[in-house]
A computed fold for a 372-nucleotide RNA from a Candidatus Hydrogenedentota bacterium, annotated as Bacterial RNase P class A.
It was read from a public genome assembly, where an Rfam model found it.
Model confidence (mean pLDDT): 80 of 100.
């Protein structure tokens, strides 16, 4: 040069002019006025997936039941997040995945194929060494050979399937088989190193399938609902409750009479709705330096104040600069035109994780090649 890994970071700038939203102070003609100052959208404000502060219910204690989480120590308000470190797995390597607790506590499943899917079993195979029956040689006999077959023994080998009952190898056997051995994987035991996950060494019997996003077991942690949470203040209308007038009142039912029902005016008084506020942004906050720790982080000092809107502001134009990406020219230095251009936009807050992204800088590492 090139091809890559892995961490951090910016998401145009400056100036003018218009303009819109808080806030704070001035004016004055007291208006939904005016004017000066001064703050105003992310890295993800977004998905609403965890985890917390908050507010309101609910709750005396323990336990079942239901849920979440699950390698180890750490960090942290907490968390399913983060940081180191073990194991596994992938990549030559930088590095990268990983619901990664227990299957030797019980239960249950394991299609099809296959003899056989878990208290192993025998289709094809290999054996004929025990025992048994026949026939045939041999011997006088006791026996001995040989062949065939039943009863047998086998699990090497071939087939079956995702898995087949440790692997390779040597011995050994009639054939074979952890039956014996080495060596390797795994299980127990012991010792050593380590806060632990776990690694090493040394012994032992020889093996104990796979599935725990299957009940199950073990540890550990879990009330609900959510800022449209929750409080206060409060019109007009209409509605309730009292007290005073009126009133031996009127209207209605009914033939009348009791009786039932409904009905004015004045003043109080409470709930609740439109509606205003609080809750609302100073906060597990930011920056910068020191220190402590491999890190996540956490301590101490110093410095800043940085959106709180509620039919819901944070735009819009113009001019230069610059950074990319396009056209055209070219002496290959450049020149000139066009073009701000990704994802997205607060709504109680804060930690995370995920997700979306033109275009660009920074640092560290790796691996190939080439030159010195």
């Nucleotide at each position: 040069u090139g091809a890559g890994c892995a961490g951090g970071c910016c998401g145009g700038g400056c100036g003018g002019c218009c303009g819109c939203g808080g806030u704070g102070c001035c004016c004055c003609u007291u208006g939904c006025g005016g004017g000066c100052a001064u703050c105003g959208a992310g890295g993800a404000a977004a998905g609403u997936c965890c985890g917390a502060a908050c507010u309101c219910c609910a709750c005396a204690g323990g336990g079942c039941a239901g849920g979440g989480u699950g390698c180890u120590u750490g960090g942290u308000a907490a968390c399913g997040c983060c940081a180191a470190g073990g194991c596994g797995g992938g990549g030559c390597g930088a590095c990268c995945c990983g619901a990664c607790g227990g299957a030797a506590a019980g239960u249950g499943g394991c299609a099809c194929a296959g003899a056989a899917a878990a208290c192993a079993c025998a289709c094809c195979g290999c054996c004929u060494a025990c025992g048994u029956u026949c026939g045939c040689c041999c011997g006088c006999a006791a026996g001995g050979g040989u062949g065939a077959g039943c009863c047998g023994g086998c699990a090497a080998g071939g087939g079956u399937g995702a898995a087949a009952a440790g692997g390779u190898g040597c011995g050994g056997u009639a054939a074979g088989a952890g039956c014996g051995c080495a060596c390797c994987a795994g299980c127990g035991g012991u010792c050593u190193g380590g806060u632990g996950a776990c690694a090493g060494g040394c012994c032992g019997g020889c093996u104990c399938g796979c599935u725990a996003a299957a009940c199950c077991c073990c540890a550990c942690c879990c009330g609900g609902a959510g800022c449209a949470a929750u409080u206060c203040c409060a019109a007009a209308u209409a509605g309730g409750g009292g007290a005073g007038c009126u009133a031996u009142g009127g209207a209605g039912u009914g033939g009348c009479c009791c009786g039932c029902u409904c009905u004015g005016c004045u003043c109080c008084c409470g709930g609740g709705u439109a509606g205003g506020a609080a809750g609302c942004u100073c906060g597990a906050g930011g920056c910068g330096c020191g220190c402590g720790g491999c890190g996540a982080c956490g301590c101490g000092c110093g410095u800043c104040c940085c959106a709180g809107a509620u039919g819901a502001a944070u735009g819009a134009c113009c001019g230069c600069c610059u950074c990319g990406g396009g056209g055209c020219c070219u002496u290959c230095g450049g020149g000139u035109c066009c073009u701000a251009g990704a994802c997205a936009g607060a709504a109680u807050u804060c930690g995370g994780c995920u997700u979306a992204c033109a275009g660009g800088c920074c640092u560290g590492c790796u691996c190939a090649c080439c030159u010195g």